[in-house]
RNA sequence: AUCUUAUCUAGAGAGGUGGAGGGACUGGCCCUUCGAAGCCUCAGCAACAGGUUACUUUAACACUGUGCUAAUUCCAGAAAGCAAUGCUUGAAGAUAAGAA
Numbered sequence: 001a002u003c004u005u006a007u008c009u010a011g012a013g014a015g016g017u018g019g020a021g022g023g024a025c026u027g028g029c030c031c032u033u034c035g036a037a038g039c040c041u042c043a044g045c046a047a048c049a050g051g052u053u054a055c056u057u058u059a060a061c062a063c064u065g066u067g068c069u070a071a072u073u074c075c076a077g078a079a080a081g082c083a084a085u086g087c088u089u090g091a092a093g094a095u096a097a098g099a100a
């Protein structure tokens, strides 16, 4: 990097460093010198897998591996259906587990 399955309207930020970008991409709209990205420390959220407990339908627990902590995945996107400019499926993306 590819494929499969599941989930994505819930939840959870402070400090230090740094010094102009960031929100995947495109368009929009936002955040940002009252300090962006990145890095470090501490804190927190979350049961996907492992583990433990209760007990075998399942539930609980952040101990381990990940992930996450502005805005519904910030909104829309390709295509289809219904319907009348909206809804649903879903494309794309993200995360987890697995496969070759």
Stems, first nucleotide, its partner, number of pairs: 002099007013042005021031003025077004043069003048065003051061004073092001079089004
This is a predicted structure of a 100-nucleotide RNA (SAM riboswitch aptamer (S box leader)) from Niallia taxi. RNAcentral holds the sequence, with entries from Rfam. Taxonomically the source falls in Niallia (Bacteria, Bacillati, Bacilli, Caryophanales). The coordinates come from a structure-prediction model, not an experiment, and the mean pLDDT is 83.